Molecule: c-di-GMP-I riboswitch aptamer
Organism: Candidatus Izimoplasma sp. HR2
RNA sequence: AUAUUCAAAAGGCAAUAACGUGGAAAUACGUUUACGCAAAGUCUCAGAGCUAACGAAGAAAUUCUAUGCUGGCUGGUCCGCAAUA
Repeated sequence: AUAUUCAAAAGGCAAUAACGUGGAAAUACGUUUACGCAAAGUCUCAGAGCUAACGAAGAAAUUCUAUGCUGGCUGGUCCGCAAUA
């Protein structure tokens, strides 16, 4: 430098729950906890999913709508660690 990911992990991340804060919600963030993760690092580019405030339809009930979210849903982009060859 290239290829691969059976096992392991010095170091790293943190589901859920409780409490607090922001938000219309979905959810996000913080503290404690530790389900798990070898990309559970990065980016909404493609798909998938969640919410439906605003807006639209409707007599109403309600329905539709992303410009709001999920990268710990899948593929892909970019950048790494370790081990092996």